[in-house]
Context: one part of a larger RNA
RNA sequence: AAUGAACGUUGGCGGCGUGGAUUAGGCAUGCAAGUCGAGCGCUCAUCCUGAAUGGUGGGAGCGGCAAACGGGGUAGUAAAGCAUAGGUACGUACCCUCGGGACGGGGAUAGCCACGGGAAACUGUGAGUAAUACCCGAUAACAUCUGCGGAUCAAAAAUGGUCUUCCGCCUGUGGACCGGCCGACGUGGUACUAGCUAGUUGGUGAGGUAACGGCUCACCAAGGCAAAGAUGCCUAGGGGGUGUGAGAGCAUGGCCCCCACCACUGGGACUGAGACACUGCCCAGACACCUACGGGUGGCUGCAGUCGAGGAUCUUCGGCAAUGGACGCAAGUCUGACCGAGCGACGCCGCGUGCGGGAUGAAGGCCCUUGGGUUGUAAACCGCUGUCAGAGGGGAUGAAAUGCGGGGGGGUUCUCCCCUUCGUUUGACAGAGCCUCAGAGGAAGCACGGGCUAAGUACGUGCCAGCAGCCGCGGUAACACGUACUGUGCGAACGUUAUUC
Numbered sequence: 001a002a003u004g005a006a007c008g009u010u011g012g013c014g015g016c017g018u019g020g021a022u023u024a025g026g027c028a029u030g031c032a033a034g035u036c037g038a039g040c041g042c043u044c045a046u047c048c049u050g051a052a053u054g055g056u057g058g059g060a061g062c063g064g065c066a067a068a069c070g071g072g073g074u075a076g077u078a079a080a081g082c083a084u085a086g087g088u089a090c091g092u093a094c095c096c097u098c099g100g101g102a103c104g105g106g107g108a109u110a111g112c113c114a115c116g117g118g119a120a121a122c123u124g125u126g127a128g129u130a131a132u133a134c135c136c137g138a139u140a141a142c143a144u145c146u147g148c149g150g151a152u153c154a155a156a157a158a159u160g161g162u163c164u165u166c167c168g169c170c171u172g173u174g175g176a177c178c179g180g181c182c183g184a185c186g187u188g189g190u191a192c193u194a195g196c197u198a199g200u201u202g203g204u205g206a207g208g209u210a211a212c213g214g215c216u217c218a219c220c221a222a223g224g225c226a227a228a229g230a231u232g233c234c235u236a237g238g239g240g241g242u243g244u245g246a247g248a249g250c251a252u253g254g255c256c257c258c259c260a261c262c263a264c265u266g267g268g269a270c271u272g273a274g275a276c277a278c279u280g281c282c283c284a285g286a287c288a289c290c291u292a293c294g295g296g297u298g299g300c301u302g303c304a305g306u307c308g309a310g311g312a313u314c315u316u317c318g319g320c321a322a323u324g325g326a327c328g329c330a331a332g333u334c335u336g337a338c339c340g341a342g343c344g345a346c347g348c349c350g351c352g353u354g355c356g357g358g359a360u361g362a363a364g365g366c367c368c369u370u371g372g373g374u375u376g377u378a379a380a381c382c383g384c385u386g387u388c389a390g391a392g393g394g395g396a397u398g399a400a401a402u403g404c405g406g407g408g409g410g411g412u413u414c415u416c417c418c419c420u421u422c423g424u425u426u427g428a429c430a431g432a433g434c435c436u437c438a439g440a441g442g443a444a445g446c447a448c449g450g451g452c453u454a455a456g457u458a459c460g461u462g463c464c465a466g467c468a469g470c471c472g473c474g475g476u477a478a479c480a481c482g483u484a485c486u487g488u489g490c491g492a493a494c495g496u497u498a499u500u501c
Stems, first nucleotide, its partner, number of pairs: 001500003005497005012351006018344002025307003029304003034065003039062002042059006072262003081187002084184001086182003090179002095175002098172004103137004113126005143152003188234003195225003200222008237259004241252004264285005287298004315341001317340003323337001324335004354384004364375004388442001390437004397430002403424009445490005450471003456485005466473002
């Protein structure tokens, strides 16, 4: 000098930050991922009407997209990681670009209905229905294979609309973004760990993958690594950075950003452009819960919150107004991301706790050689000010968009689309500057005073009680213990402890 600190005493206000470092221990409760009716059939409610057509809103289901992002943590990992600079045998939904295409058919199934099983979770049978769900055929290229003759592979003419407009579908090319993989160099401790290795090292062939490869397999060869430290053991997420320091270095990796990994423990695949998937699935295990004992259910290392352990770390808050994300043509819905508020002097910074005058140097305290000295202009008293806090007023700004209505221009016409302009619409939270009111009122402590080290006297105690970072103080005149007065330092803090330089 520093800290994600803790403890003691004290504590007025504000801004900006920051806050489970230990048990990757266990978790009650609520919320944290949905959305689309402009894909589909059905169903309920409601409105208009004499009725029908129709309008509006809701529900579960099929289907699409998203759920692989965002959010949390650092257990594992000493290399399959990370960092730097490269490489290529590869993939890429949504987005952009360019080319081609969208023809003819079919059978189911959920929902619903009927009948069942079960305590529940859930589930069975039968009848029957739709699609941008599924299947078959046709077509077949700049795609794939090829022996260069040829062979193979697709789709939903849906939806809205007055439409040449808009949104989609299939296939191919290129791009962008994001990833996969490969080698190089760098990246802890230990030799009182010296040898390690059989898919091991290489080859041929095959399989597998988006892709290279012992990645896997068959056969063949006997290699490969290691004192420039293999193998083992211990420790540890890495980096940008951070602390300190003149630097070199040393220490460190909390908040924020990038990368990696993890999701009760272990294993596995499915779906998908992408996962071997935190709030998906299956199996095993431990734990917990429900049970009618037959069987089921769960996973806060999301946001709050709770118990435990600990020296120690917050609200079961508000809002989608802004930014961003998912879905949607849109309106919009969802969003514990995020934006805000709350708590904590935990940190940094700022402000205040008044200002001027005031000597009969008051009283009181302390000291005293009893003369006085000091506290001390300090107080009282007089005059003033109004920061902060308090009360009232006012409402800049965070709001730009989107939507709706009107006008203008363009797209050949247009009620459709685009641009522009005017009006209107949207704030959870915060609320400044400013104005008014009142009134010195509500706001100072902590540590230290032997030397290092700024600052001393008196009394008490008597190697006791105690102090102490080091040297050392205390055994009857203690500047070192305790108290008082006084002084010194810092100040909403001051000390102590721990740790780093």